RNA sequence: CGAGGUGACCAGACGAUCGCGGGCCGCAAGGCGUGAGGAAAGUCCGAGCACCACAGGGCAGGGUGCCAGCUAACGGCUGGUGGAGGCGACUCCAAGGAGAGUGCAACAGAGAUAUACCGCCCCGGUUUGACCGGAGCAAGGGUGGAAAGGCGAGGUAAGAGCUCACCCACGGCUUGGCGACUUGUCCGUGAUGUAAACCCCACCUGGUGCAAGAUGCGUAUGGGAGCAGAUGCGGUUGCCCGCCGCGCUCCCGGCAUCGCUUGAGUCUGCGCGGUGACGCCAGACCUGGAUAGAUGAUCGUCCAAUACAGAACUCGGCUUAUGGGCACGCUCGCACA
RNA sequence: CCGGGUGUAGCUCAGAUGGUAGAGCGCGUGGUUUGGGACCACGAGGCCGCUGGUUCGAAACCAGUCACUCGGACCA
Numbered sequence: 001c002g003a004g005g006u007g008a009c010c011a012g013a014c015g016a017u018c019g020c021g022g023g024c025c026g027c028a029a030g031g032c033g034u035g036a037g038g039a040a041a042g043u044c045c046g047a048g049c050a051c052c053a054c055a056g057g058g059c060a061g062g063g064u065g066c067c068a069g070c071u072a073a074c075g076g077c078u079g080g081u082g083g084a085g086g087c088g089a090c091u092c093c094a095a096g097g098a099g100a101g102u103g104c105a106a107c108a109g110a111g112a113u114a115u116a117c118c119g120c121c122c123c124g125g126u127u128u129g130a131c132c133g134g135a136g137c138a139a140g141g142g143u144g145g146a147a148a149g150g151c152g153a154g155g156u157a158a159g160a161g162c163u164c165a166c167c168c169a170c171g172g173c174u175u176g177g178c179g180a181c182u183u184g185u186c187c188g189u190g191a192u193g194u195a196a197a198c199c200c201c202a203c204c205u206g207g208u209g210c211a212a213g214a215u216g217c218g219u220a221u222g223g224g225a226g227c228a229g230a231u232g233c234g235g236u237u238g239c240c241c242g243c244c245g246c247g248c249u250c251c252c253g254g255c256a257u258c259g260c261u262u263g264a265g266u267c268u269g270c271g272c273g274g275u276g277a278c279g280c281c282a283g284a285c286c287u288g289g290a291u292a293g294a295u296g297a298u299c300g301u302c303c304a305a306u307a308c309a310g311a312a313c314u315c316g317g318c319u320u321a322u323g324g325g326c327a328c329g330c331u332c333g334c335a336c337a
Numbered sequence: 338c339c340g341g342g343u344g345u346a347g348c349u350c351a352g353a354u355g356g357u358a359g360a361g362c363g364c365g366u367g368g369u370u371u372g373g374g375a376c377c378a379c380g381a382g383g384c385c386g387c388u389g390g391u392u393c394g395a396a397a398c399c400a401g402u403c404a405c406u407c408g409g410a411c412c413a
Stems, first nucleotide, its partner, number of pairs: 001333004005328003009325002012302007020035002023032003037308001041319002044317005049209004056241004061205005066080005081095001082093004096200002101198002103194003117141002119137002122134005149167002152164003168190004172185002176181001213258005222252006232246005265285005271280003338409007347362004356393001364380005386402005
């Protein structure tokens, strides 16, 4: 210099003028201070919070899935294990069980979990180019995504893990490890794939969602339309039972306050423990809360200033979108010293 | 703001449990008719919203994403 990798990184700064939403002070005029994000987004998970349900019984349903930790919790995070990719820094993985059972594997192919089309070999017959019948084999050809571990030697009528050496996979025993896993042994086995098919195993799991819900005031304790006289309708968690209630269905008809922002809060310490996620301790701080919905506009200087994008009860995550910049005691290549 | 549903031919919709996608209307050509309609025959038209993944194989299964759409406030 070029090409990369990683990140609890930044997300224009400062000044002036005008304006908007909260808060505090003030009788008022006004003053002081404050006001979007790393994703506020998607609403995909996990919680707080609120209401509903919960005499009881049964059946469903949903989710997660290597191991150990962290956490309020999680499908998140950290560190490992195994696998995949890269020269490397490093990155990625829905990664339990197919040796419980069931299903499926179209087309092609003889045969799809079991086979014999071509073929090899032997026997018999007809006969001498060969053909027919019977028995054996699964090495070779062919089909397919997949054909009873791979390759070599021995062996045989021809062959075959039939035997042997090496290798692969699985199981047992064994070494190390809390564990996933791993080391060795060569003791046994050679078993198709699919569980983002049903399923099995282990663990978790009530429903709804701030339009939850609470309070106050106001009235009209309503108005209109339709159906019916119980084998009906409604409620009770998705279903069944059980239980409870009742004429039913549809449409129309107010406002305000609270919930609402002090919270698993933010920042600092080269603090302490830990590889780390994180925890503990000490100090400082208050930093949006609207309800037709504020967080903006103009100018100047620096200047590359240009992205994605706008809170609506609140947190912890994940995912997706995103121009440019920064840092690294990270990597590779080239050149020079 | 919260919670559901749907994307398949120009339009409206099917598609059993994954095996290579159809129907009706419409469109084109031909026939029939004096001509048109109706009718008859034949035909064209699809990367199943998009991107990945699982699988030998995906419209379907899984994840992400985009668009459209429906419901929820208010009560005796």

Predicted 3D model of RNase P RNA and transfer RNA as a complex of 413 nucleotides. Rfam match: Bacterial RNase P class A. Its family is annotated with ribonuclease P activity, tRNA processing and dimeric ribonuclease P complex in the Gene Ontology. It is annotated as a ribozyme. The coordinates come from a structure-prediction model, not an experiment, and the mean pLDDT is 76.